[in-house]
Small-subunit ribosomal RNA, 3' major domain from an uncultured bacterium, 473 nucleotides, folded computationally.
The RNAcentral record of the full RNA draws on Greengenes.
Context: one part of a larger RNA
RNA sequence: UGACGGGGGCCCGCACAAGCAGUGGAGUAUGUGGUUUAAUUCGAAGCAACGCGAAGAACCUUACCAGGGCUUGACAUACAGUGGAAUAGGGUAGAGAUAUCCUAGCCCUUCGGGGCUGCUGAACAGGUGGUGCAUGGUUGUCGUCAGCUCGUGUCGUGAGAUGUUGGGUUAAGUCCCGCAACGAGCGCAACCCCUAUUGUUAGUUGCCAGCAUUAAGAUGGGCACUCUAGCGAGACUGCCGGUGACAAAUCGGAGGAAGGUGGGGACGACGUCAAAUCAUCAUGCCCCUUAUGUCCUGGGCUACACACGUACUACAAUGGCUAUUACAGGGGGAAGCAAGGCCGCAAGGCGGAGCAAAACCCUAAAAAUAGCCCCAGUUCAGAUUGUGGGCUGCAACUCGCCCACAUGAAGUCGGAAUUGCUAGUAAUGGCAGGUCAGCAUACUGCCGUGAAUACGUUCCCGGGCCUUGUACA
Numbered sequence: 001u002g003a004c005g006g007g008g009g010c011c012c013g014c015a016c017a018a019g020c021a022g023u024g025g026a027g028u029a030u031g032u033g034g035u036u037u038a039a040u041u042c043g044a045a046g047c048a049a050c051g052c053g054a055a056g057a058a059c060c061u062u063a064c065c066a067g068g069g070c071u072u073g074a075c076a077u078a079c080a081g082u083g084g085a086a087u088a089g090g091g092u093a094g095a096g097a098u099a100u101c102c103u104a105g106c107c108c109u110u111c112g113g114g115g116c117u118g119c120u121g122a123a124c125a126g127g128u129g130g131u132g133c134a135u136g137g138u139u140g141u142c143g144u145c146a147g148c149u150c151g152u153g154u155c156g157u158g159a160g161a162u163g164u165u166g167g168g169u170u171a172a173g174u175c176c177c178g179c180a181a182c183g184a185g186c187g188c189a190a191c192c193c194c195u196a197u198u199g200u201u202a203g204u205u206g207c208c209a210g211c212a213u214u215a216a217g218a219u220g221g222g223c224a225c226u227c228u229a230g231c232g233a234g235a236c237u238g239c240c241g242g243u244g245a246c247a248a249a250u251c252g253g254a255g256g257a258a259g260g261u262g263g264g265g266a267c268g269a270c271g272u273c274a275a276a277u278c279a280u281c282a283u284g285c286c287c288c289u290u291a292u293g294u295c296c297u298g299g300g301c302u303a304c305a306c307a308c309g310u311a312c313u314a315c316a317a318u319g320g321c322u323a324u325u326a327c328a329g330g331g332g333g334a335a336g337c338a339a340g341g342c343c344g345c346a347a348g349g350c351g352g353a354g355c356a357a358a359a360c361c362c363u364a365a366a367a368a369u370a371g372c373c374c375c376a377g378u379u380c381a382g383a384u385u386g387u388g389g390g391c392u393g394c395a396a397c398u399c400g401c402c403c404a405c406a407u408g409a410a411g412u413c414g415g416a417a418u419u420g421c422u423a424g425u426a427a428u429g430g431c432a433g434g435u436c437a438g439c440a441u442a443c444u445g446c447c448g449u450g451a452a453u454a455c456g457u458u459c460c461c462g463g464g465c466c467u468u469g470u471a472c473a
Stems, first nucleotide, its partner, number of pairs: 001473002003470003007467007015457002019421005026313008034304002042053002064299007073124001077123001079121006087104007106115003126288002129286003135282002137277003140273001142271001147186006153162003166177003192265004197233007206223003211220002236259001239253005315414001319373006331362003336355002341350003380411001385406007427449007
């Protein structure tokens, strides 16, 4: 000087407390461990691995296993020799890779050759093989915590100290005051984006107050209003009062759409964990080279006495069922989204208006209204299983999703323990998108309905500053 303390002081955070909803019990989905297996490819491992890499394993993917093939190679660049088009269609053998046969079938040329390609040879290719403890790059974490440093000066023999400590204050090393310090840098904040109010410009594909017209903003007309999207305004402790040290600031108030960082996002200092990744990529070294490379068929990654994590669905009456009837936002759409209509109980099928979309389509559900159920393993719950169908796709046996009928398991609110959340939040309801032929209880967004509680900082956890002890570095 640090680190540590079941030392002290001050302070903060959904850290506790106060609340709400959960997890832990059940069934299922999914990931992991374990076990099994020919293989169940590999990585991730307290927080910070475990719905993680994977924004989607039937083949492919695929790296794993079995079997069948190839060896200058599936891919790249040259060289030498030699032969021929390559390629497309069809037949045969085969699980296919592949082999073979038939048919069609070359261009440029300075006539030297070149392009494309088969074979041979030799350089080389190739490796999701190893090492993340050789590395770059990227990422997690402490932590959006308020810290981390430097120049000059001063003090100290020196390591170092000072500045950065102190008094206040702040979300903040934020600002003020003081001070052997004076300044500065990286961080904080602001500048950026979205959102909340408004003016202006613009008025179609958007809108409709008044006029006409209509089943309908469908049309004439209009651009007031809504909305869209450019440019502006607006919030700055600016104003008033109290407190304060005449400061910084803080408390209350006015006006205001918004008030003290208005609400969200992007943005992550010096560093820590030999943290993660050689399987995104790049790369040193090592290793393989008729195989640890490469092609193909089939299988596996989907196994199942069990254990854990994360979710979904429930256990019902604030509910379930039936009927009727409203109201979104943000997205997507051409090998696409698909309306009205018809067929089917339905999944879906037929057909196809419109739409490269403020135009057309995908496109709401909880809620509301009326009725039934009457507290039960039920008109709760839906696992499991049987049968029959639908869709995608060469192909749904291993191993997809959906529908109908039948079947109707556990489950009556969950032990110890434990998680999230402070407002348009939690909880709850649906919708969309990416991935994608098909497949979503996951993920990323969107809107609808919409709470309770916070006395407080003694305690648990994590963190910041000062100080103290130490046989630790």

Its Rfam family is "Bacterial small subunit ribosomal RNA". Its family is annotated with structural constituent of ribosome and ribosome in the Gene Ontology.